[in-house]
RNA sequence: GGGGUUAUAGUGUAGCGGUAUCACGGUUGGCUCCAGACCAACAAACCGGGGUUCGAGUCCCCGUAACCCCA
Numbered sequence: 001g002g003g004g005u006u007a008u009a010g011u012g013u014a015g016c017g018g019u020a021u022c023a024c025g026g027u028u029g030g031c032u033c034c035a036g037a038c039c040a041a042c043a044a045a046c047c048g049g050g051g052u053u054c055g056a057g058u059c060c061c062c063g064u065a066a067c068c069c070c071a
Stems, first nucleotide, its partner, number of pairs: 001070007010024003018054001026042005047063005
C1' cells in the first nucleotide's frame, strides 16, 4: 500500500427497512429477625459524520478503532 471481518446498556449477546432482544450486573419493592437465594417492577445501549428512504442498528459513501490475510 491492497483486501476481509468486527464495532449495540457497566459486561456479554440477538436483531427480514417498521416499539432495539436476552442474560449478568445496578436501583426500588415483596419475602426474611437481618442478609443471601427467590419473586415483581424500573433505569441503562446502536463507534463518528454524511447520503438513500415515509421510515436506517439494518442499505450506500467517507472516516476511526481492533483483529486477520496479501504485498